Source information: Small-subunit ribosomal RNA, 3' major domain from an uncultured bacterium, 464 nucleotides, folded computationally. Rfam family: Bacterial small subunit ribosomal RNA.

Context: one part of a larger RNA
RNA sequence: AGACGGGGAACCACACAAGCAGUGGAUCACGUGGUUUAAUUCGACAAUACACGGGGAACCUUACCUAGGCUUGACAUCUUCAGAAUCUCGAGGAAACUUGAGAGUGCUCGCAAGAGAACUGGAUGACAGGUGCUGCAUGGUUGUCGUCAGCUCGUGCCUUGAGGUGUUCGGUUAAGUCCGUUAACGAGCGCAACCCAUGUCAUUAGUUACUAUGUCUAAUGAGACUGCCCUGGUUAACAGGGAGGAAGGUGUGGAUGACGUCAAAUCAGCAUGGCUUUUACGCCUAGGGCUACACACAUGAUACAAUGGUCUAUACAAAGGGUAGCCAAACCGCGAGGUGGAGCCAAUCCCAUAAAGUAGAUCUCAGUCCGGAUUGGAGGCUGCAACUCGCCUCCAUGAAGUUGGAAUUGCUAGUAAUCGUGAAUCAGAUAUGUCACGGUGAAUACGUUCCUGGUUCUUGUACA
Numbered sequence: 001a002g003a004c005g006g007g008g009a010a011c012c013a014c015a016c017a018a019g020c021a022g023u024g025g026a027u028c029a030c031g032u033g034g035u036u037u038a039a040u041u042c043g044a045c046a047a048u049a050c051a052c053g054g055g056g057a058a059c060c061u062u063a064c065c066u067a068g069g070c071u072u073g074a075c076a077u078c079u080u081c082a083g084a085a086u087c088u089c090g091a092g093g094a095a096a097c098u099u100g101a102g103a104g105u106g107c108u109c110g111c112a113a114g115a116g117a118a119c120u121g122g123a124u125g126a127c128a129g130g131u132g133c134u135g136c137a138u139g140g141u142u143g144u145c146g147u148c149a150g151c152u153c154g155u156g157c158c159u160u161g162a163g164g165u166g167u168u169c170g171g172u173u174a175a176g177u178c179c180g181u182u183a184a185c186g187a188g189c190g191c192a193a194c195c196c197a198u199g200u201c202a203u204u205a206g207u208u209a210c211u212a213u214g215u216c217u218a219a220u221g222a223g224a225c226u227g228c229c230c231u232g233g234u235u236a237a238c239a240g241g242g243a244g245g246a247a248g249g250u251g252u253g254g255a256u257g258a259c260g261u262c263a264a265a266u267c268a269g270c271a272u273g274g275c276u277u278u279u280a281c282g283c284c285u286a287g288g289g290c291u292a293c294a295c296a297c298a299u300g301a302u303a304c305a306a307u308g309g310u311c312u313a314u315a316c317a318a319a320g321g322g323u324a325g326c327c328a329a330a331c332c333g334c335g336a337g338g339u340g341g342a343g344c345c346a347a348u349c350c351c352a353u354a355a356a357g358u359a360g361a362u363c364u365c366a367g368u369c370c371g372g373a374u375u376g377g378a379g380g381c382u383g384c385a386a387c388u389c390g391c392c393u394c395c396a397u398g399a400a401g402u403u404g405g406a407a408u409u410g411c412u413a414g415u416a417a418u419c420g421u422g423a424a425u426c427a428g429a430u431a432u433g434u435c436a437c438g439g440u441g442a443a444u445a446c447g448u449u450c451c452u453g454g455u456u457c458u459u460g461u462a463c464a
Base pairs, nucleotide, nucleotide: 002463003461004460005459007458008457009456010455011454012453013452015448016447019411020410021409022408023407026302027301028300029299031297032296033295034293035292042053043052064288065287066286067285068284069283070282073127077126078125079123080122081121082120083119086103087102088101089100090099091098092097107116108115109114129277130276132275133274134273138271139270140266141265142264143262145260150189151188152187153186154185155184156165157164158163169180170179171178195254196253197252198251200222201221202220203219204218205217206216225248228242229241230240231239232238304404308363309362310361311360312359313358314357320351321350322349325344326343330339331338332337370401375396376395377394378393379392380391381390417440418439419438420437421436422435423434
């Protein structure tokens, strides 16, 4: 110099408090542990693992297991020999693969012989290959403290030196932000600003939107800067109030993450040193497994009902996606869906009825007209294939559950809560997940004593 203190002072944060809605109890979904298994592939483990890698395990994926096969190999380069490539038919087999028969002779140079390119097959060895090990050999990337306000340097000055000063102090700020003071004076990485979106206006343009001077789409510009006024303050920084304004003091949201910490995470995304393997720890194929189930934990969904359930009628979005695609009208089916074929490479057509809401009717507090698990039957769809192990529909069935112990989470405004909508992945889908979109739309914050985490100064220390 640090670290630590159930030392001190100052300050901040949904940290507490004030509120709202939850979790913890039930059923189910999903992840993890454990157990089981031939295998239940591997990684991640306080915060910072556990709807995480995986933004989609029936085959494939797939790395695991069993069985059948291959050994210069599924993939790359080189040497050598043969054949054009390629296509058709047959036998064995679960397939991989093994084996037999036939068709076929192309392109470039050249009169020809032959040579070359590409592809296929055989041989040889150099080599290929490894999701094998080491994240404590590494690169790259990422989490976290933390969008916290810090971390440093040059020269000068002080000290025998490590080092200090600057960066302290008085104010102030979201901020090492700014002002003043000052043996310091300056500077860098961070802060802020620059970037994107959104809110207002103007101009220009406008297809497919609209036919209204409007809305919308898009491009360019304006606008907000404590600029103006008052008060306080050190004549400062700044703070409080006001005017005007669509917006006011960082307008709101995003992107952006300093020096470093945790030998944090990842050799299974990729790359890579070393080690190791080479008729196998490599490769191909079929089937199985990753979906098991006394149990425990995490994260969610649905409920326990009347601010509700059911039925009928009816209103209003935004943002996305679409050619191996989205699929209209019409018809068939109770329905999932089927037939059908119009339109659309999309501001044109389609997905596509938004739902909560509103109006009316009914149920009248009950394990119910609540709740929907589970199970039986009959169907539909995707796909070579739904047995292990998919989703959906109809009929029947109708568990638990009457608001949840100790404990514990999120949220300060268009937020919480609640209601639907879309997309990625994707043949299909276990999505209740994730990421977006809009509709309706609150309560509370006296305050900083306490809990948690953090920042600055200071003090103690037997730590280093």